[in-house]
RNA sequence: UGCUCAUCCAGAGGGACUGAGGGAACGGCCCUGAGAAGUCCCGGCAACCGCCGCGAACUCCCGUCAGCGCCUGCAUCACGCAGGAGCCGGCGUCGCGGAAACGGUGCCAAAUCCGACCCGUGCGAGAGCCGCCGGGACAGAUGAGAA
Numbered sequence: 001u002g003c004u005c006a007u008c009c010a011g012a013g014g015g016a017c018u019g020a021g022g023g024a025a026c027g028g029c030c031c032u033g034a035g036a037a038g039u040c041c042c043g044g045c046a047a048c049c050g051c052c053g054c055g056a057a058c059u060c061c062c063g064u065c066a067g068c069g070c071c072u073g074c075a076u077c078a079c080g081c082a083g084g085a086g087c088c089g090g091c092g093u094c095g096c097g098g099a100a101a102c103g104g105u106g107c108c109a110a111a112u113c114c115g116a117c118c119c120g121u122g123c124g125a126g127a128g129c130c131g132c133c134g135g136g137a138c139a140g141a142u143g144a145g146a147a
Base pairs, nucleotide, nucleotide: 001147003145004144005143006142007141008140013042014041015040016039017038021031022030023029026115027114028113043108044107045106048104049103051098052097053096054095055094056093062092063091064090065089067087068086070084071083072082073081074080112139117136118135119134120133122132123131124130
């Protein structure tokens, strides 16, 4: 940097330094000298990965870990070391629940702040425009995975 999958109407802020912007981008609408962004310190939220328990599936291959004996080579007084194949078991995938003292991240104005494109025997006097409601797409963010 792009790809795949999951989630995105919940939750959680004080201080110090500093000093004008910030909310990705466009349009809105907001936040902001009663201090933006940034950096640091402390605190918190959540539960994606990891961890623990239970259940289901797979139990063909493959990977990994533990156990068992076997073979080959090397070495020793002895204990061993390296490699190979075999048997058996756990894990790997999915679901539910748990912990958050510990590991890897993330996050702590507003729904991802809202919209933007498409759809609807939808609502409004309502065909179009507009507004609202609902669904989807695009874009984005975070995590996990494989490159």
A computed fold for a 147-nucleotide RNA from Pimelobacter simplex, annotated as SAM riboswitch aptamer (S box leader). The coordinates come from a structure-prediction model, not an experiment, and the mean pLDDT is 79. The RNAcentral record of the sequence draws on Rfam and Ribocentre.